A computed fold for a 1465-nucleotide RNA from an uncultured prokaryote, annotated as small-subunit ribosomal RNA. Its Rfam family is "Bacterial small subunit ribosomal RNA". Rfam links the family to the GO terms structural constituent of ribosome and ribosome.
């Protein structure tokens, strides 16, 4: 950086909840959890116009008593109104609730019912006869705590029972017509059996059959989740006959008999887990996704399990038995109960409401109705739970107020027209008034019409909500704003507080002293009666890809082939009409969404009309495609002839080399091995070499980018047996083909099992090295195994990391085997290499595609965990397929760019090695650090790039430390201000001193004022932290040869080119080449110094000629020549000759030249790198102190001293030392200096004193060289330490100066591993001079100059660098990354003797209610019943065994985790 590829956010959405916060309204909604468990209320009755009746109410009769003479009271009559209980009728099967189970004809949809049923209703036809026995209540009497019976007596009926009647009923028989795929059905006429009924009574009812409508029931097609680590199941199973049985159909069925073996299953059967399904709902661009709250359909349920009555309808939510869990009551014998119905309680729980009105509306039950009941329903109550509206004012107003708040701060900015203030307005709330709409019917009335009744029309009567809705009317800005957010993703920034803490995070992240990320605060931004945050869904995800994905290298082609079942399939033809396309029908409830148009002031919400409902089902057509069905073709595929080809198979014969062993000869002391040994052989004769023998295994040359096979593989020769490919002919066949799930063969190495065989080689193993260790790498033995025969096992980077088929789509060039020509070349089948177009994230790949199309199989969807556990399956074992999840991270990962790094590679440079010269590690002293002491040893600098460094000079001072004392606007400075002319200063006294007192006495003036000093204010001060805030300014890479850009080119792009390549150079210096041209920063050169000349100029500088003078001297007149000053200019440039080369260049001891190939030196240091140094040169941001971290003093420290480094100096000596003598620079400096020269001291110096502010004066050079001593000693070397005396600086030399003399005379005789400078005027030696400075620790720095070398074959190697090229998992960049044990914590998970529960099936025993079947001597006129039995059955026991789910002593591996251990080519 492009890709791959996953996490993650930005919309929508909810029956939601949490947190803040909260004025109104209107329309939705409201236990998602315990089908957990319920207290107390209601929710299903009603009918007297069916019955007998009379508990209670109320009228009426009667009758008595009371007295108030019309009233009370009691008792009677069911006479009325009604009407408790009971008989009957209908209704309870509707409505309402809830989703537990159901994966199924449960639901959907479209069909059937010739297989069916249906109360109440509507239409039709027809009856509606005679008769008869009980019983419920009600009486009496009796169990019981109750609940509840039990017995007698006696009664009714639209209750039952019989009897008649009666077809358009029902069964049965056979027949004719139609009618269907059929089993039949429908019509007509016959035969023989059968079945009705009730009353009431003014209206109503009933009973039959027929048909509609209305429910209903049954059966089919199709659609209807997850799992194959659930593959087999199944015995009433599948099918058939016959019987029961139902409304019907049917193995529905207890088998009741019997026959037959079949029926599901890879198009997933069984099984396990989850699930009520649908119209709808949410989301989506739409295919899909996920949902099944509220309304509608349907189903299923009613405490759990089972059963059946009754009925039209149930196997019945407010029925009925039985059993089982729970709860009450109880007198302990017994009973009672079922809110998932409307409220409501309790419990669970994040969490979901009033024990409200009312039947006015709409439906509902029953009635003739009036009613009556209805927790259905309409209403109202809580809840911001959602959706919609609405409102909290508007207008004006700048001193741009105050007060926050921020900054560059006497001033600005923002908060801000916001407030105040002025006008308006009044929607909402708040008070008063008025006040709906839903009401239209039953039903009474009165009319009309037709006439025992039925339509119609007017009037009257009915409102729970609710005094709501709406409306006016009064006052008044009055009554009403908050919530998340402000690093990027994503609209919105300051400050201040914290300092890896405290917290934040959706993800990436923030937070370690300058946090727009955390807390607070001003400000902003986004929404608004809400905001936000969890939790779920879809979406963005094309990230399971049908629309619309991909498998060379990212995840991913199966090892290969061979075939089954499926998919796909060559050319013409003719029929068919499944698929498909068109038209037409029915179906797709409604409600919903779309979309017109309405109605509530708009919206939401309703109304209503249309579309739309992609879909099934059924008809007619077309017939190009696919299908299917007939025949045909030959180009796909085969067969077949003749050639050819090869390390193709398999199973035999045989060969020579080499190695080994054995035997013998010769021969003599080693052999072998390795980086280098060692261990191992060998004097008992090896190694070597020579005959000869045995013995296994591989087969050199050929040989190759060769060929052969499906792969895996395949190599002496040769023979026999089997296969396959090509090629040419084109003679038969006639689509026979591709693929290819499951399954089958075959299948490298190494492994296992039996028997062989065994020369070399070599796991394991020994032993020798080697290492810090070496359980390896190297070396010497050496066992399995490798070899063969049989038989297993099935995996490999089984690779072209690329599955098979088929067609198409430039080319160049090899090369294997055929053909065809026989020159070139043509073509067929293969292998190679390069390349176009295409394609690819790129690398590539490019007719042997990874390119265009097709078909078919395989396989992937983050990384780890894990190819792991379990479980199944194969294997003798090893083991092998098949193959997950918890967990955890936000990434893993591919091509391909720049770098950097490599103990790759290639070139090339540097004193970088090497060749030299001198040194430094060892002594003594200096000075720096470090350390370690101090009260204090200030601070900084720490590898090259810190240690004679900041500091170019610490006794005080410096200074910044420490220790005592002191000051508090202060030591300076400014300004505004008060006072004064004295403070200040001078002397004195106390102090260590800073200060404090004493005394002393003088300000100038142009009179404005200056000066100076004092108050007071206002600005102070800080060498106190951060050099990781920073500006400057430095060091290093590196004076190395590099960094870059514009503009063009390729490249999707990071980038690349241009800077590379060939040559050159000190150099990215220049030249050739060239998709680059060009340019800029460096290189160079422009600048100083130096080396030669001229030219000018001539003083302090010189002094040839010439004159003067001295003992001498440019002393002196002069001179301008010569040195030499310092200004200008020349000079050099690979210019010239010669070689070589294309040029650039280079080369020559080339000429010339003072100088020759940047002539020598300096200054100059590119883009950048090290968070390099320095807040203590200076300046700064922030942050700290402020009677101290200011700041003044005295005194001490920065000089300490068991010890350790760097850097120097002196030296150990004769190339010396010490005396005596002679010589010769260059550069500096100098008025508090520089000092001739005298004089005195032995000497530092001292007193004198010229001359210089300096080319004029002062400032001896020394090695050098001539002479002499020393003669190799710790010395006449060496000078350190100590003693003693001095000098000079300076207030002050005690801690602590320098130099001088005298004495003393320490180590140390050339320095281990190691390490450093230096290539020519260079390096080693010599001495000079400066700054700083009162002196001085200077041996140091920075300068000048005398004298004055050696050495470089070369670039293997050691450090550094450059350039180009390779690998990379590195990019804080190798001091990088990064594996694993091991020790330590936290999770989650496997294994495990047991332990514990679940659900399901089996065997065996037992078995309640119930149907059914049997029996029924007892009741009954009967109709049937009790009773007893049989089978089946829920449910209890019991036994095994399976599956499953929780736990567990131990114990395996994994995952994360701080800076732990050990290694680490």
């Nucleotide at each position: 950086u492009c890709c791959u590829g996953g996490c993650u956010c930005a919309g929508g959405a909810u029956g939601a909840a949490c947190g803040c916060u909260a004025g109104c309204g209107g329309c939705a909604g409201g236990c998602u959890u315990a089908a957990c468990a319920c207290a107390u209320g209601c929710a299903a009755g009603u009918c007297g116009a069916g019955g007998g009746g009379u508990a209670a109410c109320a009228g009426a009769g009667g009758a008595a008593a009371g007295c108030u003479u019309g009233c009370u009271u009691u008792c009677u009559u069911g006479c009325u109104g009604a009407c408790g209980a009971c008989c009957g009728g209908c209704g309870c099967a509707c409505g309402g609730g809830u989703g537990a189970g159901u994966a199924a004809c449960g639901c959907g949809u479209a069909u059937a019912c010739a297989a069916u049923c249906u109360a109440c209703c509507u239409u039709a036809u027809a009856c509606u006869a005679g008769g008869g026995g009980a019983u419920a209540g009600c009486c009496u009497u009796u169990a019981g705590a109750a609940a509840u019976g039990a017995a007698g007596a006696u009664u009714a009926a639209u209750a039952c029972c019989c009897u008649a009647u009666a077809g358009u009923c029902u069964a049965u028989u056979a027949a004719u017509a139609u009618a269907g795929c059929a089993u039949u059905a429908u019509a007509u006429a016959a035969a023989u059996a059968g079945u009705a009924a009730a009353g009431g009574u003014u209206a109503c009812g009933g009973u039959a059959u027929a048909a509609g409508a209305u429910g209903a029931g049954u059966a089919u097609g199709c659609g209807u989740c997850c799992u194959a680590u659930u593959a087999g199941u199944u015995u009433g199973u599948u099918g058939g006959u016959a019987a029961g049985g139902u409304a019907a159909c049917g193995g529905c069925u207890u088998u009741u008999a019997c026959c037959a073996a079949g029926a599901c299953a890879a198009c997933g059967a069984u099984a396990g887990g989850u699930a009520g399904g649908g119209g709808c709902c949410c989301u989506g661009a739409g295919a899909g996704g996920g949902g099944g709250a509220u309304c509608c359909c349907c189903c299923a349920c009613a405490c759990u399990g089972g059963u059946a009555c009754u009925g039209a309808g149930a196997c019945a939510c407010g029925g009925a038995c039985c059993a089982g869990a729970c709860u009450c009551c109880u007198a302990c014998g017994g009973g009672a109960g079922g809110c998932a119905g409307c409220a409501g309680u309790g419990a669970g729980g994040a969490a979901u409401a009033u024990u409200g009105g009312a039947c006015a509306a709409u439906g509902g039950a029953g009635g003739c109705a009036a009613c009556u009941c209805u927790g259905a329903u309409c209403c109202a109550g809580c809840c911001a739970u959602g959706c919609c509206g609405c409102g909290u004012g508007c207008a004006g107003g700048a001193a741009g107020a105050c007060g926050g708040c921020c900054c560059u701060a006497u001033g600005g900015g923002u908060u801000g027209u916001a407030a105040a203030c002025u006008g308006c307005u009044u929607u909402u709330a708040u008070a008063c008034a008025g006040g709906a709409a839903g009401a239209a019917a039953c039903c009474u009335u009165u009319c009309c019409a037709c006439g025992u009744g039925u339509g119609g029309a007017a009037a009257g009567c009915u409102g729970a909500c609710g005094g709501u809705a709406c409306u006016g009317u009064a006052a008044g800005a009055a009554u009403a704003a908050g919530g998340a957010c402000c690093g990027g993703c994503u609209a919105a920034c300051u400050c201040c507080g914290u300092g890896c803490c405290a917290g934040c995070a959706g993800c990436c992240g923030c937070g370690g002293u300058a946090a727009u990320a955390c807390g607070g605060a001003g400000g902003g931004u986004c929404c608004g009666a809400g905001c936000g945050u969890u939790a779920u869904c879809c979406g963005g995800a094309a990230u399971c890809a049908u629309u619309g994905g991909g498998u060379u290298u990212a995840a991913a082609g199966g090892g290969u082939c061979c075939g089954u079942a499926g998919g796909c399939g060559g050319g013409a033809c003719a029929g068919u009409a499944a698929g498909u396309c068109a038209g037409g029908g029915g179906u797709g409830a409604a409600a919903g969404u779309u979309u017109g148009c309405g109605g509530c002031u708009c919206a939401a919400c309703c109304g209503u009309a249309a579309a739309a409902u992609u879909g099934c089902c059924u008809u007619u057509g077309a017939u190009a495609c696919u299908g299917c069905u007939g025949g045909u073709c030959u180009u796909g595929a085969g067969u077949u002839a003749c050639g050819a080809u090869g390390a193709a198979g398999u199973g035999g014969c045989u060969g020579g080399a080499a190695u080994a062993u054995g035997u013998g000869g010769u021969g003599u002391a080693g052999c072998g091995g390795u980086g280098a040994a060692a261990u191992g052989c060998a004097u008992a004769g090896a190694u070597a070499u020579c005959a000869c023998a045995u013995a296994g295994a591989a087969c050199a040359c050929c040989g190759a980018u060769u060929g052969c096979g499906a792969a895996g593989g395949c190599a002496g020769g040769u023979c026999a047996c089997u296969a396959a490919u090509c090629g040419u002919g084109g003679a038969c066949u006639g689509a026979c083909g591709c693929u290819g799930a499951u399954g089958g063969a075959c299948g490298a190495a190494a492994g296992c099992g039996u028997g062989g065989g065994g020369a070399g080689c070599a796991a394991a193993c020994g032993g020798g090295a080697u290492u810090a260790g070496a359980u390896a790498c190297c070396c010497c033995g050496g066992u399995a195994g490798u070899c063969c025969a049989c038989g297993c096992c099935g995996u490999a980077a089984a690779c072209g990391a690329u599955g098979g088929a088929u067609a198409c789509u430039a080319g160049u060039u090899g090369u294997u085997g055929g053909g065809c020509a026989u020159u070139a070349g043509c073509u067929c089948a293969g292998u190679g290499a390069c390349u176009a177009a295409g394609c690819g994230a790129a690398a590539g790949u490019g007719a042997u595609a990874a390119g265009u199309g097709u078909c078919c199989c395989a396989c992937c969807u983050g990384g780890g965990g894990a190819g792991u556990a379990c479980g199944u399956c194969g294997g003798c074992a090893a083991c092998g397929a098949u193959g997950a999840a918890a967990c955890u991270c936000a990434a893993a990962g591919g091509a391909a760019u720049u770098g950097a790094c490599g103990g790759g590679g290639g070139c090339c440079c540097g004193c970088a090695c090497a060749a030299g010269c001198g040194g430094u590690g060892g002594a003594g002293c200096a000075u720096g650090u470090g350390g370690u002491u101090u009260a204090a040893u200030u601070c900084g600098a720490u590898g090259a790039u810190a240690c004679g460094c900041g500091a170019g000079g610490a006794a005080c001072c410096u200074u910044a430390c420490c220790a005592g004392g002191g000051c508090u606007u202060a030591a300076a400075u400014g300004c505004a201000u008060u006072u004064u002319g004295a403070c200040a200063g001078g002397g004195g006294u106390a102090g260590a001193g800073a200060u404090a007192c004493c005394u002393u006495u003088u300000c100038c003036u142009u009179c404005g004022g200056g000066c100076a000093a004092u108050u007071u204010g206002c600005a102070a001060g800080g060498u106190g932290c951060u050099g990781c805030a920073u500006g400057g300014u430095u060091c290093u890479c590196g004076u190395c040869a590099g960094c870059u850009c514009g503009u063009g080119c390729c490249g999707u792009g990071a980038c690349g080119u241009g800077u590379c390549a060939g040559g050159u150079u000190a150099a990215g210096u220049c030249c050739u080449a060239u998709a680059a041209c060009g340019a800029g920063c460096g290189c160079a050169a422009c600048c100083c110094c130096u080396a030669c000349c001229g030219u000018u100029a001539g003083u302090u500088g010189c002094c040839a000629g010439c004159g003067a003078g001295u003992a001498a001297u440019g002393u002196c007149g002069g001179g301008g020549a010569c040195u030499c000053u310092a200004a200008c200019g020349g000079a050099a440039c690979u210019g010239c000759c010669g070689g070589u080369g294309c040029a650039a260049a280079c080369c020559g001891u080339g000429a010339g030249g003072a100088a020759g190939g940047u002539g020598g030196g300096g200054a100059u240091g590119a883009c950048g790198u090290c968070a390099a140094a320095u807040c203590a040169u200076c300046a700064c941001g922030g942050c700290c102190c402020u009677u101290a971290c200011g700041u003044c003093c005295u005194g001490g420290g920065c000089u300490a001293c068991a010890c350790a480094c760097g850097u120097g100096c002196u030296a150990c000596a004769a190339u010396g030392g010490c005396c005596g003598g002679u010589a010769c620079a260059g550069a500096g400096g100098g008025c508090a200096g520089c000092c001739a020269c005298u004089a005195c001291g032995c000497g530092a110096g001292u007193a004198g004193g010229a001359g210089c502010g300096a080319a004029u004066c002062c400032u001896u050079a020394a090695a050098a060289c001539c002479g002499g001593u020393c003669u190799c000693a710790g010395u006449u070397c060496g000078g350190a330490u100590c003693g003693g005396a001095g000098u000079c600086u300076g207030c002050a030399a005690c801690u602590c100066g320098a130099c001088u003399c005298c004495g003393u005379g320490a180590a140390g005789c050339u320095g281990g591993a190691a390490u450093c400078g230096c290539u020519a005027g260079u390096a080693a030696u010599c001495g000079g001079a400066u700054a700083u400075c009162a002196g001085c620790c200077a041996u140091g720095a920075u300068c000048c100059g005398g004298u004055g070398a050696a050495u470089a074959c070369g670039u293997u190697c050691c450090c550094g660098g450059g350039c180009c090229u390779u690998g990379u998992a590195c990019a804080c960049a190798c001091c990088g990354c990064c594996c694993g044990u091991c020790a330590a914590g936290c999770c989650a998970u496997g294994g495990a003797a047991g332990c514990u529960g679940g659900g399901g099936g089996u065997g065996c025993c037992u078995g309640a209610a119930g149907u059914c079947g049997g029996u029924g001597a007892c009741c009954g006129c009967a109709a049937g019943g009790a009773g007893c039995u049989g089978c089946c059955u829920a449910g209890g026991g019991u036994a095994a065994a399976a599956c499953u789910a929780g736990u567990a002593a131990c114990u395996a591996g994994g995952g994360c985790u701080a800076a732990g251990u050990c290694g680490u080519a």